[in-house]
RNA sequence: GCACUAGUAGCUCAGCGCCAGAGCGCCGGUCUUGUAAACCGGACGUCGAAGGUUAAAGUCCUUCCUACUGC
Numbered sequence: 001g002c003a004c005u006a007g008u009a010g011c012u013c014a015g016c017g018c019c020a021g022a023g024c025g026c027c028g029g030u031c032u033u034g035u036a037a038a039c040c041g042g043a044c045g046u047c048g049a050a051g052g053u054u055a056a057a058g059u060c061c062u063u064c065c066u067a068c069u070g071c
Base pairs, nucleotide, nucleotide: 001071002070003069005067006066007065010024011023012022013021026042027041028040029039030038048064049063050062051061052060
């Protein structure tokens, strides 16, 4: 340099172009002598960046950035 894959919540990851989700974690509550567990509730996302297509983009297209792998 070229090619592939990946980038979404604090972490690990889902997500047929039509409401951004789960598990774990965090916070509060119930329960307990207390902690844990269990149960209930809550907060947390400029979906890597910028453009384009579209009535509508996490999803499709282009360029760029980062990481991994191959040549």
A computed fold for a 71-nucleotide RNA from Sarotherodon galilaeus sanagaensis, annotated as transfer RNA. Its Rfam family is "tRNA". By type it is a transfer RNA. The sequence is in RNAcentral, with records from ENA.